[in-house]
RNA sequence: CAAGACCUUCGGGGCAGGGUGAGGCGCGCGGAGCGCCAAUUCCCGACCGGCGGUAAAGCCCGCGAGCGGCCAGCGGCCGCAGGAUCCGGUGAGGCGUCAGCAGCGCCAAUUCCGGGGCCGACGGUAUAGUCCGGAUGGGAGAAGGUCGUU
Repeated sequence: CAAGACCUUCGGGGCAGGGUGAGGCGCGCGGAGCGCCAAUUCCCGACCGGCGGUAAAGCCCGCGAGCGGCCAGCGGCCGCAGGAUCCGGUGAGGCGUCAGCAGCGCCAAUUCCGGGGCCGACGGUAUAGUCCGGAUGGGAGAAGGUCGUU
C1' cells in the first nucleotide's frame, strides 16, 4: 500500500398567500333564514428533490424505499409493483490529419448556461410528492477506526 473480517458515527426535503365549501355547530318547536367553523387533500398559486456512476443529473444507467411468499428465528432467497425532458447555446474531453508541435476538421453534457415542460409508494382523512401513520423502523451508501494475514 492492497484485498479481507469486525466495530463506531453519519445517512430526506417540501404548500407562503388566496379561493371554493363536502360536512359540522349555534340561534329557531320545526321549516325557512341568518351566523360561525370547516381541505396543507379540490381550484389558483407556492415549495421540495435519497445514494453510486458518468462532464456537476428528481426526469440517462444502476441502487434504495413499497407489497406478497418461503426458510422456526437471525439473516437471506424468490416473486410482484415501481414516475417524469424537450428546444437552443457552450465545449471538459476524445478522434482524425501531422514524424511531432501548431493549425485545421469531426465528435462530444437528456448533468453546465438560457428557456419551456414533466414526475413523485402504501394506509388514514374531503380526493395528499408536502399533513398524520407504519417509522425511536429500514436504507442504498458516506466517513473514520481496530485486527490479523500477504